A computed fold for a 62-nucleotide RNA from Rhodopila sp., annotated as Fluoride riboswitch aptamer (crcB RNA motif). Taxonomically the source falls in Rhodopila (Bacteria, Alphaproteobacteria, Acetobacterales, Acetobacteraceae). Of the family's consensus pairs, 100% are formed in the model.
[in-house]
RNA sequence: GCUGAUAUCGGUGGUGGAGUUCACCAUAAUCGCCCGCCAGGGCCAAUGACUCCUGUCACGAC
Numbered sequence: 001g002c003u004g005a006u007a008u009c010g011g012u013g014g015u016g017g018a019g020u021u022c023a024c025c026a027u028a029a030u031c032g033c034c035c036g037c038c039a040g041g042g043c044c045a046a047u048g049a050c051u052c053c054u055g056u057c058a059c060g061a062c
Base pairs, nucleotide, nucleotide: 010025011024012023013022016053017052018051019050020049021048032043033042034041035040
């Protein structure tokens, strides 16, 4: 220096926080979709999944 394994803590899973749970990573995991040659344009969503809170959007009532 390279490769493999294990452990602890931690990190990641398209925009915030918390709980539960799943998966992945060890410098990687990860970094949304569609149209388009590019430029550019359009669309969904605060979840990986469930629940709650906050924020945002639409409609209705008081």